[in-house]
This is a predicted complex of two RNAs, RNase P RNA and transfer RNA, with 442 nucleotides together.
Rfam match: Bacterial RNase P class A. Gene Ontology terms of the family: tRNA processing, dimeric ribonuclease P complex and ribonuclease P activity. By type it is a ribozyme.
The coordinates come from a structure-prediction model, not an experiment, and the mean pLDDT is 80.
RNA sequence: GUGGACCGAGUGGUCGCUGCGGGGGGGUUCCUCGGAACCUGCCGCGUGGAGGAAAGUCCGGGCUCCAAAGGACACGGUGGUGGGUAACGCCCACCGUCCGCGAGGAUAGGGACAGUGCCACAGAAAACAGACCGCCGAUCGGGGAUCUUCCGGGAUCCCAGGAGGUAAGGGUGAAACGGUGCGGUAAGAGCGCACCAGCGGGCCGGGUGACCGGCUCGGCUUGGUAAACCCCACCGGGAGCAAGAUCAAGCAGGGAGCCUUGUCGGACUGGUCCGGUCCGCCGUGACUCCCGGGUCGAUCGCUAGAGGCGCCGGGUGACCGGCGUCCCAGAGAAAUGACCACUCUCGACAAAACCCGGCUUACAGGUCCAU
RNA sequence: GCGAGAUAGCUCAGGCGGUCAGAGCGUCGGAUUCAUAACCCGGAGGUCGAGAGUUCGAGUCUCUCUCUCGC
Numbered sequence: 001g002u003g004g005a006c007c008g009a010g011u012g013g014u015c016g017c018u019g020c021g022g023g024g025g026g027g028u029u030c031c032u033c034g035g036a037a038c039c040u041g042c043c044g045c046g047u048g049g050a051g052g053a054a055a056g057u058c059c060g061g062g063c064u065c066c067a068a069a070g071g072a073c074a075c076g077g078u079g080g081u082g083g084g085u086a087a088c089g090c091c092c093a094c095c096g097u098c099c100g101c102g103a104g105g106a107u108a109g110g111g112a113c114a115g116u117g118c119c120a121c122a123g124a125a126a127a128c129a130g131a132c133c134g135c136c137g138a139u140c141g142g143g144g145a146u147c148u149u150c151c152g153g154g155a156u157c158c159c160a161g162g163a164g165g166u167a168a169g170g171g172u173g174a175a176a177c178g179g180u181g182c183g184g185u186a187a188g189a190g191c192g193c194a195c196c197a198g199c200g201g202g203c204c205g206g207g208u209g210a211c212c213g214g215c216u217c218g219g220c221u222u223g224g225u226a227a228a229c230c231c232c233a234c235c236g237g238g239a240g241c242a243a244g245a246u247c248a249a250g251c252a253g254g255g256a257g258c259c260u261u262g263u264c265g266g267a268c269u270g271g272u273c274c275g276g277u278c279c280g281c282c283g284u285g286a287c288u289c290c291c292g293g294g295u296c297g298a299u300c301g302c303u304a305g306a307g308g309c310g311c312c313g314g315g316u317g318a319c320c321g322g323c324g325u326c327c328c329a330g331a332g333a334a335a336u337g338a339c340c341a342c343u344c345u346c347g348a349c350a351a352a353a354c355c356c357g358g359c360u361u362a363c364a365g366g367u368c369c370a371u
Numbered sequence: 372g373c374g375a376g377a378u379a380g381c382u383c384a385g386g387c388g389g390u391c392a393g394a395g396c397g398u399c400g401g402a403u404u405c406a407u408a409a410c411c412c413g414g415a416g417g418u419c420g421a422g423a424g425u426u427c428g429a430g431u432c433u434c435u436c437u438c439u440c441g442c
Stems, first nucleotide, its partner, number of pairs: 001371007009343007017049005023043002025040006051349001055360002058358005063240004075236005080094005095109001096107004110231002115229002117225003132170002134166003139163002142159007178196006197221001199218008244300004253291005259285001261283002264280006307326008344347001372442006380396004389427001398414004420436005
């Protein structure tokens, strides 16, 4: 330097806070009068009392309720291989690629000949290749000179660069359609050859597999981007402890009883009306009882669990199995503190709120192991 | 427990990644006016909340963190 595991000031005293257990005091109810049950703004005692991240809420699961025949589509997520696990986007081992002199580290790592899109600026050209400068102009065509002729033409040389050929060179860019050399050519070019790099097919060997090694053939080489759409494979029902369950003041609602009161109708009193008494339907109001839902509130959910520790065994490892042992916060405005003394390296990040497995982030200082 | 956002001093745009960093108000300078305001012309002002990654290239895509707001 690198990788990993662990600790997270200690001891004693005094006073407090809080969960549970038990005792005393007090209160209520019941009764066989001596006790029993329940409660507690009271007083002692015993015992337990934050973390490695309790955090962020980024994943996964348990649990609870709702929904639900099954399948497909949509949407979201994951993505080398093999394993671990309740499950995971986590962990272990291995493979490939990249980085580091190295110990080691990083890796969203399927598919770009299923399709579509994009590749700014610069540059000739940014993806069916094409051709700006350049090179050539062998062939065909044009012009000129010389020679020859059987006058139709022919041969040789030269010129321009027309038709055309070419992609070696130029420089740009993140990226330019293999690299080097020889041959070849008018100039060139995988056009041919040798070596190298890469891709694809076949065969052989190793490995469960990802993949690795070797031989051979092919066309020469068919860019990048999927944390762009997309394709393929696999996974995913929704909400969340304010889930949810039980009990249940008060107010409001419904029903019954009784009383009161009002309209209407009937009967009686009365010659008739008003009035009075009684009865019935409907309505108003008070009281009592009952009913369902359910608010305040109370109780449960709530912490014994994929649990901790030790030993043994299996496995390279993550992890798994067996035995023994321990119980280790459970509040509901929310508890872990304050003071004193001593010691040290002078003390960081930070505090549960249904539970657990991970990840990520923060962290004074210290210990150990491997390399 | 669940969801949304952060771009200039303020309020906000920014489509499927590129010369795309903009608008209005504000501010500064000029012009106008006797002077001021308004109107007109011009300019400055940005780590796109922070840090990594993918990519040739990130305000934009992905991850982690910080802060704010809502239920």